[in-house]
Predicted 3D model of a 512-nucleotide part of an RNA (small-subunit ribosomal RNA, 5' domain) from an uncultured bacterium.
Context: one part of a larger RNA
RNA sequence: GACGAACGCUGGCGGCGUGCUUAACACAUGCAAGUCGAACGCUGAAGCCCGGGUGCUUGCACCUGGGUGGAUGAGUGGCGAACGGGUGAGUAACACGUGAGUAACCUGCCCCGUACUCUGGGAUAAGCACUGGAGACGGUGUCUAAUACUGGAUAUGUCCCAUCACCGCAUGGUGUGUGGGUGGAAAGAUUUUUCGGUACGGGAUGGGCUCGCGGCCUAUCAGCUUGAUGGUGAGGUAGUGGCUCACCAUGGCGACGACGGGUAGCCGGCCUGAGAGGGUGACCGGCCACACUGGGACUGAGACACGGCCCAGACUCCUACGGGAGGCAGCAGUGGGGAAUAUUGCACAAUGGGCGCAAGCCUGAUGCAGCAACGCCGCGUGAGGGAUGACGGCCUUCGGGUUGUAAACCUCUUUUAGUAGGGAAGAAGCGUAAGUGACGGUACCUGCAGAAAAAGCACCGGCUAACUACGUGCCAGCAGCCGCGGUAAUACGUAGGGUGCAAGCGUUGUCC
Numbered sequence: 001g002a003c004g005a006a007c008g009c010u011g012g013c014g015g016c017g018u019g020c021u022u023a024a025c026a027c028a029u030g031c032a033a034g035u036c037g038a039a040c041g042c043u044g045a046a047g048c049c050c051g052g053g054u055g056c057u058u059g060c061a062c063c064u065g066g067g068u069g070g071a072u073g074a075g076u077g078g079c080g081a082a083c084g085g086g087u088g089a090g091u092a093a094c095a096c097g098u099g100a101g102u103a104a105c106c107u108g109c110c111c112c113g114u115a116c117u118c119u120g121g122g123a124u125a126a127g128c129a130c131u132g133g134a135g136a137c138g139g140u141g142u143c144u145a146a147u148a149c150u151g152g153a154u155a156u157g158u159c160c161c162a163u164c165a166c167c168g169c170a171u172g173g174u175g176u177g178u179g180g181g182u183g184g185a186a187a188g189a190u191u192u193u194u195c196g197g198u199a200c201g202g203g204a205u206g207g208g209c210u211c212g213c214g215g216c217c218u219a220u221c222a223g224c225u226u227g228a229u230g231g232u233g234a235g236g237u238a239g240u241g242g243c244u245c246a247c248c249a250u251g252g253c254g255a256c257g258a259c260g261g262g263u264a265g266c267c268g269g270c271c272u273g274a275g276a277g278g279g280u281g282a283c284c285g286g287c288c289a290c291a292c293u294g295g296g297a298c299u300g301a302g303a304c305a306c307g308g309c310c311c312a313g314a315c316u317c318c319u320a321c322g323g324g325a326g327g328c329a330g331c332a333g334u335g336g337g338g339a340a341u342a343u344u345g346c347a348c349a350a351u352g353g354g355c356g357c358a359a360g361c362c363u364g365a366u367g368c369a370g371c372a373a374c375g376c377c378g379c380g381u382g383a384g385g386g387a388u389g390a391c392g393g394c395c396u397u398c399g400g401g402u403u404g405u406a407a408a409c410c411u412c413u414u415u416u417a418g419u420a421g422g423g424a425a426g427a428a429g430c431g432u433a434a435g436u437g438a439c440g441g442u443a444c445c446u447g448c449a450g451a452a453a454a455a456g457c458a459c460c461g462g463c464u465a466a467c468u469a470c471g472u473g474c475c476a477g478c479a480g481c482c483g484c485g486g487u488a489a490u491a492c493g494u495a496g497g498g499u500g501c502a503a504g505c506g507u508u509g510u511c512c
Stems, first nucleotide, its partner, number of pairs: 001511003005508005012379006018372002020337001025335003029332003034079003039076002042073001047068009086290003096214007105207002110203008118152004127142006159181005164175004188195002216262003223253003228250008265287004269280004292313005315326004343369001345368003351365001352363004382412004392403004416453001418448005426439001429436002456501005461482003467496005477484002
């Protein structure tokens, strides 16, 4: 000097930040991922219109029939749920950083281009009926729709065979090349203008994989390795590859530290330092890993998936004992641990995300507010005058000195706090229009009253700025080091005075 700090004493205001470093301990409760009726079949409320009836305050109430209307509810289907948010357990590794490669690859939504979007079919959920179970959740029968599922047709693609041209760094690449074979796409909706669907080529974005180099400790770890190292073939994958398998060979790594053990997420950065370095990885940003513990795959463009599924385990809960349910390292919050770390808040107004043509809905992302001197920065606690230098305190050589222009007193000012009135920008957008701001009656502006409501903490032997008195008497105590204290202690305790910082000041811890 610094800090995600803690502790002691003290504490006026504001702005901007920051806030479980410990138990990746366990979690009550609420919320954190939905959306689309312009894919689909049901359900069909309010309102409106036209009738009928009753009561009767003759235009209102109630009942009822039909039409319109489309709220609501669950379901099929699509997209999203792989983002966003959290944590740092594991990991010494192509995990990260940096620089390359991919003639070995994928890429939903988005953009550009070309060509299409033909013709059939059978189901099923919801519903209805019956029914099992305490419940969670089901079963049987029957009916129905689709952008759900599916047969056929057509098409350049893929694949196989033959062949042509050009190019290249081996394997190869390109040309929708040419001929033959095989296989093989599509879906409609709508407010009538759009949105879709299929195939192929390209782009963009995002990702997979490979390689060079770089960054911890330990030799009181010296040898390690059998899918191990390589080859051939096959399987698998989006794809290379012992990734896996069959066979064959016997290799591969290592004092330039293999193997083992310990510790640890990595980086941009941050702290310190003149630098070189050393330390560190909170907040913010990039990458990685994880989601009660271990394992596994399914769906999908993308996961081996925090708020999905299956199995096993530990724990908790419900049970009618047959069987079931759960996962805060999301936001709040609780217990526990700890020196120690906040509200079960408001809003989607803005920014961004998902869905939707849109209106819009959802969004504990985010924007805000609350708590905490935890940090940084700013402001205030008054200004000028005022000497018989009052009183009081302390000291005294008893003359006085000092506190001290300090106070009183006079003249002013009113920041901040208080109070009254006014009062935003942030709004681009969206909506036919009226309108639409959580923060917030906040910031800010104006008026009003009154010095009014606002100073402490540590130190004073030397290092180190700042000294006297009393008490104590190697006691009580102090102390970072040297060291003070045994009867005149500037070093202990108190007082007066002084010094240094100041809404803080000290102490402790850690790093340079």

Overview:
RNAcentral holds the full RNA, with entries from ENA and SILVA. The prediction has a mean pLDDT of 85.